[in-house]
RNA sequence: UUUGUUCUUCGGGGUAGGGUGGAAUUCCCGACCGGCGGUGAUGAAGUAAUUCUAAGCCCGCGAGCCUUAAUUGGCAGGAUUUGGUGAGAAUCCAAAGCCGACAGUACAGUCUGGAUGGGAGAAGAACAUA
Numbered sequence: 001u002u003u004g005u006u007c008u009u010c011g012g013g014g015u016a017g018g019g020u021g022g023a024a025u026u027c028c029c030g031a032c033c034g035g036c037g038g039u040g041a042u043g044a045a046g047u048a049a050u051u052c053u054a055a056g057c058c059c060g061c062g063a064g065c066c067u068u069a070a071u072u073g074g075c076a077g078g079a080u081u082u083g084g085u086g087a088g089a090a091u092c093c094a095a096a097g098c099c100g101a102c103a104g105u106a107c108a109g110u111c112u113g114g115a116u117g118g119g120a121g122a123a124g125a126a127c128a129u130a
Stems, first nucleotide, its partner, number of pairs: 001130001003128008017029003031110002033100002035061004043052003056098002064075003080096005102113003
């Protein structure tokens, strides 16, 4: 270093200000936020090998519901264009857009609740293994 088992810890952010109304952080104007793994023409360090870093809307996963002996199987739930550079752009640069489970309630990505829960996964330890 590889793989396996067990254990420990960690593991989500956000309606300022205003309008209407009997009532709305739910409607309207406007404000704000971006989980995890992968990829990656970014940026940084290094002579180099290489290391660190880079996507809400490109691929996949997670939170809900049903089901299973099960961490098993299934269902539901979202979104990007244009221009630039270039050999090449779904990721760079610029601009303009768009999206956001379930239950409750004046219609909710942001409030309250299931949840002192679960969780994609991350880090570490012990033992075994090649």